[in-house]
């Protein structure tokens, strides 16, 4: 001088799933549904291998199923650490 990388923030871009009764709505009952906040469960792999880490899979406890909001993850920029030559 800086490539990557790991946290925060911050803009953008982001799916699925409802019907019926009440009720302006929020919402409350009955049933049926989604999985991409959070959780858990197996596992392919990894590792410092007694043990541990681990998914977009699977479960749906929470959450959701007009909008809104949220919302994994993707990218831009910014900032702290760390850091390839």
């Nucleotide at each position: 001088c800086c490539a990557g990388g790991a946290u925060u923030g911050u803009c953008g871009g982001g799916a699925g799933a409802g019907a019926c009764g009440g009720g302006a709505a929020a919402c409350c009952g009955u049933c049926g549904c989604c999985g991409a906040a959070g959780g858990a469960g197996c596992a392919a792999c990894c590792g410092c291998c007694c043990c541990g880490g681990a998914a977009a899979c699977u479960c749906u406890c929470a959450g959701g199923c007009c909008c809104a909001a949220g919302g994994a993850c993707c990218g831009g920029c910014a900032a702290u650490c760390u850091g390839u030559c």
Molecule: Glycine riboswitch aptamer
Organism: uncultured Rhodobacteraceae bacterium